[in-house]
RNA sequence: ACGGAGAGUUUGAUCCUGGCUCAGGAUGAACGCUAGCGACAGGCUUAACACAUGCAAGUCGAGGGGCAGCACGGAGCAGCAAUGCUUUGGUGGCGACCGGCGCACGGGUGCGUAACGCGUAUGUAACUUGCCCUCCGGUCUGGGAUAGCCCGGCGAAAGCCGGAUUAAUACCGGAUAACACAGGGGUUCCGCAUGAAACAAUUUGUUAAAGAGGAAUUGCCGGAGGAUAGGCAUGCGUUCCAUUAGGCAGUUGGCAGGGUAACGGCCUACCAAACCAACGAUGGAUAGGGGUUCUGAGAGGAAGGUCCCCCACACUGGUACUGAGAUACGGACCAGACUCCUACGGGAGGCAGCAGUGAGGAAUAUUGGUCAAUGGUCGGAAGACUGAACCAGCCAAGUCGCGUGCAGGAAGAAGGCCUUACGGGUUGUAAACUGCUUUUAUGCAGGGGUAAGAUGCUCCACGCGCUGGAGCAGUGAAAGUACUGCAGGAAGAAGCAUCGGCUAACUCCGUGCCAGCAGCCGCGGUAAUACGGAGGAUGCGAGCGUUAUCCGGAUUUAUUGGGUUUAAAGGGUGCGUAGGUGGGCGAUUAAGUCAGUGGUGAAAGGUUGUCGCUUAACGAUAAGAAUGCCAUUGAAACUGGUUGCCUUGAGUAUGAAUGAAGUAGGCGGAAUGCGAAGUGUAGCGGUGAAAUGCUUAGAUAUUUCGCAGAACUCCGAUUGCGAAGGCAGCUUACUAAGUCACAACUGACACUGAAGCACGAAAGCGUGGGUAUCAAACAGGAUUAGAUACCCUGGUAGUCCACGCUGUAAACGAUGAUUACUAAUUGUUUGCGAUAAACGGUAAGCGAUAAAGCGAAAGCGUUAAGUAAUCCACCUGGGGAGUACGCCGGCAACGGUGAAACUCAAAGGAAUUGACGGGGGCCCGCACAAGCGGAGGAACAUGUGGUUUAAUUCGAUGAUACGCGAGGAACCUUACCCGGGUUUGAACGCGGCAGGACGUACGGUGAAAGCCGUAUUCCAGCGAUGGUCUGUCGCGAGGUGCUGCAUGGUUGUCGUCAGCUCGUGCCGUGAGGUGUCGGCUUAAGUGCCAUAACGAGCGCAACCCUUAUCGCCAGUUACCAGCGUGUAAAGACGGGAACUCUGGCGAGACUGCCGGCGUAAGCUGCGAGGAAGGUGGGGAUGACGUCAAAUCAGCACGGCCCUUAUAUCCGGGGCGACACACGUGUUACAAUGGCAGGGACAAAGAGCAGCUACCGUGCGAGCGGAAGCGAAUCUCCAAACCCUGUCUCAGUUCGGAUCGGAGUCUGCAACUCGACUCCGUGAAGCUGGAUUCGCUAGUAAUCGCGCAUCAGCCAUGGCGCGGUGAAUACGUUCCCGGGCCUUGUACACACCGCCCGUCAAGCCAUGGGAGUUGGGGGUGCCUAAAGUCCGUAACCGCAAGGAUCGGCCUAGGGUAAAACCGAUGACUGGGGCUAAGUCGUAACAAGGUAGCCGUACCGGAAGGUGCGGCUGGAACACCUCCUUU
Repeated sequence: ACGGAGAGUUUGAUCCUGGCUCAGGAUGAACGCUAGCGACAGGCUUAACACAUGCAAGUCGAGGGGCAGCACGGAGCAGCAAUGCUUUGGUGGCGACCGGCGCACGGGUGCGUAACGCGUAUGUAACUUGCCCUCCGGUCUGGGAUAGCCCGGCGAAAGCCGGAUUAAUACCGGAUAACACAGGGGUUCCGCAUGAAACAAUUUGUUAAAGAGGAAUUGCCGGAGGAUAGGCAUGCGUUCCAUUAGGCAGUUGGCAGGGUAACGGCCUACCAAACCAACGAUGGAUAGGGGUUCUGAGAGGAAGGUCCCCCACACUGGUACUGAGAUACGGACCAGACUCCUACGGGAGGCAGCAGUGAGGAAUAUUGGUCAAUGGUCGGAAGACUGAACCAGCCAAGUCGCGUGCAGGAAGAAGGCCUUACGGGUUGUAAACUGCUUUUAUGCAGGGGUAAGAUGCUCCACGCGCUGGAGCAGUGAAAGUACUGCAGGAAGAAGCAUCGGCUAACUCCGUGCCAGCAGCCGCGGUAAUACGGAGGAUGCGAGCGUUAUCCGGAUUUAUUGGGUUUAAAGGGUGCGUAGGUGGGCGAUUAAGUCAGUGGUGAAAGGUUGUCGCUUAACGAUAAGAAUGCCAUUGAAACUGGUUGCCUUGAGUAUGAAUGAAGUAGGCGGAAUGCGAAGUGUAGCGGUGAAAUGCUUAGAUAUUUCGCAGAACUCCGAUUGCGAAGGCAGCUUACUAAGUCACAACUGACACUGAAGCACGAAAGCGUGGGUAUCAAACAGGAUUAGAUACCCUGGUAGUCCACGCUGUAAACGAUGAUUACUAAUUGUUUGCGAUAAACGGUAAGCGAUAAAGCGAAAGCGUUAAGUAAUCCACCUGGGGAGUACGCCGGCAACGGUGAAACUCAAAGGAAUUGACGGGGGCCCGCACAAGCGGAGGAACAUGUGGUUUAAUUCGAUGAUACGCGAGGAACCUUACCCGGGUUUGAACGCGGCAGGACGUACGGUGAAAGCCGUAUUCCAGCGAUGGUCUGUCGCGAGGUGCUGCAUGGUUGUCGUCAGCUCGUGCCGUGAGGUGUCGGCUUAAGUGCCAUAACGAGCGCAACCCUUAUCGCCAGUUACCAGCGUGUAAAGACGGGAACUCUGGCGAGACUGCCGGCGUAAGCUGCGAGGAAGGUGGGGAUGACGUCAAAUCAGCACGGCCCUUAUAUCCGGGGCGACACACGUGUUACAAUGGCAGGGACAAAGAGCAGCUACCGUGCGAGCGGAAGCGAAUCUCCAAACCCUGUCUCAGUUCGGAUCGGAGUCUGCAACUCGACUCCGUGAAGCUGGAUUCGCUAGUAAUCGCGCAUCAGCCAUGGCGCGGUGAAUACGUUCCCGGGCCUUGUACACACCGCCCGUCAAGCCAUGGGAGUUGGGGGUGCCUAAAGUCCGUAACCGCAAGGAUCGGCCUAGGGUAAAACCGAUGACUGGGGCUAAGUCGUAACAAGGUAGCCGUACCGGAAGGUGCGGCUGGAACACCUCCUUU
């Protein structure tokens, strides 16, 4: 010292900039839901809109004449009396009247006012002040009226008129007269000035009065002083707009007068021409100001309701009168608008007092009580009046306080909700139940204080008065309220909002981008914690939410406390005025500054302490605060002023070199075009390719000569000069500049710079020249879907000069000027250090790299974007918009200045990771190329789309669907359609009941399923009963119904591509990076080297299977060399264990060896060896992930849906349809072939409901017999090929579709809808457009064989097997895909991205607009009420004075022309917004013509082109520079 919190939202992610939004507090509030009580305070923010009714200002008889009404008394009359009538001002008292005081206070409102209105501080030597206080002096004497009353008259009324009579503290005359006022002089003293004060002996003139009362007493007049209340003047402070820049004629001052309480142009005449203003005049808009209130840490910001002070106003405007005081809220006059009355002739009125009414509005109360208290007016007093005030009523509209109970109580009840559901959780100690208490509410009873002094009456005292004392009488609206006691009884008393994040609080159901929510971000499209309901929870609580507004958060206007290279923001550049700021040493001053003291800063409020209402709010009291202003005294460091000196800032002189610095003139060569001539011949030119164009009338090319205009090659460079724009051949003249050296001169002369002035690329404009080139516009040719473009051929303005204008650019270093300070290294230009090639030298420039530091980062870094200082300019979310309007400038084009409505929640900067690029580098792949064979044409098979259908079940749809799920749809399958049935259901389990069966046989019916009927009929146990079966009942079913976008599992693809990550460390604010990059190498992130990284994991490779060679072991069913037997032949047999083969175990290959290259890894060789050589071939094996990829119909599974049907059974049909389109295949088109005959050689598999030898038979499919074999034993079992013959180029002896006939086989059944055989038929097709597929070796091509599924088969498919067996690869430019590095990016749903403009549609606000209309303000002219003032002979009055008439001014009215501000307006301009409109594709990648800026022209549109500029352009090549070695 008591004081400062943040969050959400731009991105894939990050940091920053920046806006939007939220959490807090507040309110004179309103609205929604809800509501027990009290205390305190508050209550028309809108129409200063209009007001019915009542009340809000009267009082005094002790000023007066009087007496209507009331009371008392007297008198008279009537009456027995009571009483009545008449009369009497005699008394109390008093209506109306004269007179005095008050009505200028109190109360209301905020229209006007930007002003001395308010606040604060001064002044008044320029003033006033009734009532009150103190002091001094006085109060003499006359007079005439008038209201009332009475009489009369007019009028509907309001009211008015006439006559007679009368009083006063009403009015008037005379007297008296000073410390008063006015004039003339004297002395002293004071003041900033005008001037003031005091004193003295003065002098002249002027001005006054009222009485009342029995008395005490009081009033009246003049003067002085005080108090109170005001008037006036001044300094300072007091909103916004410059798209308001000039304003002003009583204007500024003077002199004279008038006027005022008083100063003053306040007013008048005259004289002068001033005065105000960028330090904001004038104009416009808005607004009462302050104390204070809210907020804020504060500085500030916002507000001015209640309370207090000041101002202004009182239906609107003007005016004066009276008065101490008014230009007067409840007075007057006039004008205007409005309302009311009326007998139509005239009159009345003013709630912004209190209540109240209507209207307006989201919205704001009772036509209440009392003067008891406090205060006010009058009065001598009693007292009267007082909607001031005090109280009460209404309103949760605020603040504060209290209550709606407290304790115990688990079967953790019931019910609700949730759930994984025989269970559990939660509501919840909550309830029930037991005990206790009684605030408050209700009832009854009691009941303080606000009340005090009296100012009344009586008495006493003295100091005789606002005196003191004693006694007596009397006063409460609120209200029988506060408070207290008693009584019974938990009794009468809880809601509102929220629950996705911010932000405390979660589940179920419903809904299905609907309904709705939403403060921001955003939720909702079938599993919504975000909508609606429910349960639960959270927050606050007699309130809770919402809306509106203010401050805060917001350092988001930044004084405290911000910025400007790229985010918004440095003026294009200089000169320079005002202004701001300013070097060293002294002296002085005291304006700023600092300190002390004094005055003021009202009270209330706010802060702190204490105290009083039961507490608190509230109130009282004290302190402090009031950060301010004024005065005074002092200090003198700093700033300022004045003054003296200085030289380092600045400038001048002298000397020197420098440069594309400027202006004007002269000269030069090359190139280009043109002209002339020569040579020469068919083309030239141009492009990606062409064409337009030129050319046989001779071009292009080439040679010579001539002409014209424009620009200056090389040198030439991160070079030089200039303030910037900009400046380049040579030379001359003139002009300017900076630099260095020296230290002669001046002595702060400086820096910056709003206005202002000047300069200012290109384009453009005006006038006049010039015109060679190039070239907007334009024309033609191309390109294209189009091509108003890019390309080409031409071509005009223009490009050039002179003079003038324009004044803008990416006018850029996107970086204002000046000064000082803060490591280095290096290149270069120009000087200096006597010379130099040397240099830790020095100055001024131009560059590079980097320290510290700064920065969001990129980067900057002595040429700062570092550290400081001064001055100027500029910024405050994006769009609208640099637009509109206005003004200024310009010949115009346009330039400068420069908004708002509306709209969005972002827009943006830098960097990161990806992805992408018609960017780059490196590399790979049957990717291209080189080859071989196909597809696309035909017919057929098969799948798909489409169409059709009762149904043609469903799924798969670029690559990665389409001979795919399906490895086999005649029924079944089968999910689809039609029809007929069943409903615990087809199967299984449990329980109950019935039966004795079940089954079998038969019959009926039916298409079948099924239904109905008859006959027969169980087991174990003595039995009870049990088992089994059937039927029936109940419980569990079932679903190929939906969602693959709720899922598991599985799969495809990128891709067998070489990648994908982690730990620790390091770097970075961070996302991230590093490692994983670089060089070499590899099939490979394979390895080596290097290295802020070191290691590791999943992938690669290897390990596994198979194949190729050999060895060992084993030898049947395989084999047969040698020996033997044997056959027509044959491992057929004995035997053998050699070979083949089979199948176990091993070996082998590792760049191991050699040469070359290389640091190494490794590469290379017609190398050696080897069966195999650099991964030997093939397979299995698929990283992190991508595609919401595929599958709910293989299976599983959440949710939803159906339950006599979406389940299930059966018969039949369909899945096989057929104008057509596509994919995949088969067969072909033939002679490298077809056909016929003959002859060889496999592997791998399969086989008992099977394979079937062999025999017979049939042309054949097959059939009939019949061995073997559950298989190295038996069987299925080859073709191409080879040989011979034939066909001879034909739609054929090619090709076989289609159709006819006849058959075989499987099967319950081949019609829809099987395969095969035979005979006959003999279609299209003669090698296939654009385009496209596969394959690199035992591969392609070609040939057959087998298997699964399967009764059979639509298999030409799929999966395997072997036989025969090629060609080609120069190479990586291109196409496709991929990997790594790098680069750009406005992409991140990631290029199938993003995105621009016109047009069309809807909505919104806005500009212009022929005009129309309204408003406020000003001006000129005409007219002019009331009224003040001025003047006024006749009339009235004794007089004072009045009447009358005239004049000035003026509210208002009329009229005229302008300016300003709104509203509206046919039409029109652009702008904004709006899931799926049209045209193109301008921008982002080199965005496919790099983009952008200024300008000009052109075009549907984005835009294109010309000229100049910028890099905020990619890539390549070259050059230069720097660092390291």
Description:
Predicted 3D model of a 1525-nucleotide RNA (small-subunit ribosomal RNA) from a Bacteroidales bacterium. The coordinates come from a structure-prediction model, not an experiment, and the mean pLDDT is 82. The sequence is in RNAcentral, with records from ENA.